Source information
Predicted 3D model of a 106-nucleotide RNA (Guanidine-I riboswitch aptamer) from a Deltaproteobacteria bacterium.
RNA sequence: CAGUAAUGCAGCUAGGGUUCCGGCUCCACCGAGUGACUGGACCGAGAGCUGCAGCCCGGUCGGUUAACAGCGGCCGGGUACACGGCGGGAUAAAAGCCCGGGAGAC
Numbered sequence: 001c002a003g004u005a006a007u008g009c010a011g012c013u014a015g016g017g018u019u020c021c022g023g024c025u026c027c028a029c030c031g032a033g034u035g036a037c038u039g040g041a042c043c044g045a046g047a048g049c050u051g052c053a054g055c056c057c058g059g060u061c062g063g064u065u066a067a068c069a070g071c072g073g074c075c076g077g078g079u080a081c082a083c084g085g086c087g088g089g090a091u092a093a094a095a096g097c098c099c100g101g102g103a104g105a106c
Base pairs, nucleotide, nucleotide: 007053008052009051010050011049012048015043016042020040021039022037023034024033025032026031054079055078056077057076058075059074060073061072062071081101083104087099088098089097
C1' cells in the first nucleotide's frame, strides 16, 4: 500500500421526543396551550443484553463411492477487538436511530 472477513433478523433495555390517547391550565361550548407532565402508545443502540439463523472448526451417524472428498442429520466449540466529535438527515419531534466501526485519536 492492496485484498478478504469481522454477518442478518427478532425481543428487551439504556436513551428519546410530543403526531395520537391521557394528565394539567384556560374556555359556556367548539377548541387553545403545555413534554424542566409520572404515564398509555411510539422511535430506539457498531462500540448494551438475550434468542434464532448464517458462517467457520472438530466429532459422530446416514446415503453414495473401490476409497476419499463433496451432501444431509445430530452434538460440541468459535463468531475477537472497539476511544470517537462538530455538523447534517428522517419522522409530528427527538435520541446512543441514519450519515457512522464515518472525520479524528491511539
Its mean pLDDT, the model's own confidence on a scale to 100, is 85. The model forms 100% of the base pairs in the Rfam consensus. The sequence was found by an Rfam model in a public genome assembly. The source organism's lineage runs through Bacteria, Pseudomonadati, Myxococcota and Myxococcia.